Model confidence (mean pLDDT): 88 of 100. Large-subunit ribosomal RNA, domain VI from a Candidatus Cloacimonadota bacterium, 250 nucleotides, folded computationally.
Context: one part of a larger RNA
RNA sequence: CGGUAGAUGUUUGAAGAGAGCCUCAUUUAGUACGAGAGGACCGAUGAGGACAGACCUCUGGUGCACCGGUUGUGACGCCAGUUGCAACGCCGGAUAGCUAAGUCUGGAAUGGAUAACUGCUGAAAGCAUAUAAGCGGGAAGCCAACUCUAAGAUUAGACAUCAUUGAGACUCCUUGGAGACUACAAGGUUGAUAGGUUACAGGUGUAAGUCCGGUAACGGAUUUAGCCGAGUAAUACUAAUUAGUCAAAG
Repeated sequence: CGGUAGAUGUUUGAAGAGAGCCUCAUUUAGUACGAGAGGACCGAUGAGGACAGACCUCUGGUGCACCGGUUGUGACGCCAGUUGCAACGCCGGAUAGCUAAGUCUGGAAUGGAUAACUGCUGAAAGCAUAUAAGCGGGAAGCCAACUCUAAGAUUAGACAUCAUUGAGACUCCUUGGAGACUACAAGGUUGAUAGGUUACAGGUGUAAGUCCGGUAACGGAUUUAGCCGAGUAAUACUAAUUAGUCAAAG
């Protein structure tokens, strides 16, 4: 820009894309078959490999805004307690998120038309013949079926609702499940969108101060404490104010 009056939401599916894999074991059965050696079809069950998708409950990784330990040195006048720098100083753990080596799922089943191949009936050609008329079986392949995209499918579809008595959209602001920007998504007081606060989960591992024991280093009690990023809820305390713009008939 189109879809020929404007929108919001829900959709149909022409068409396209993806997937389609393989192995082993048990059983049938040491059966059919075979002199023996050997050794099945068909059917049933289980396990696995590679590949693909999703997810983070578990196992782990990361987690320089969380907790603790510790060395050197500087500062806060000193002790104590904190804090700066030294690769996050080094080290031990670790929430959310992200993630694989972790977890779950998938290939299937089914139908149709067929290939090679194999049949029924059957003439031309009194026979024969799967073929000439007619009717079957038959593959990991083809068309559907499964998953995804999809009305610029210009053949531009359908339905519901709203609206010219302004429906809806945008600017702006709070944001994240989104993200380079934009876009997308959740909200904007008729409000839980973010921050704060409270509770809980979870992490670290028992704070400071005081008291007790010890000459002291240190140990113990108060104290499963103190602190705590992203998690789950609750709560208008703070900030999403006010407002403006576009907007639908020849």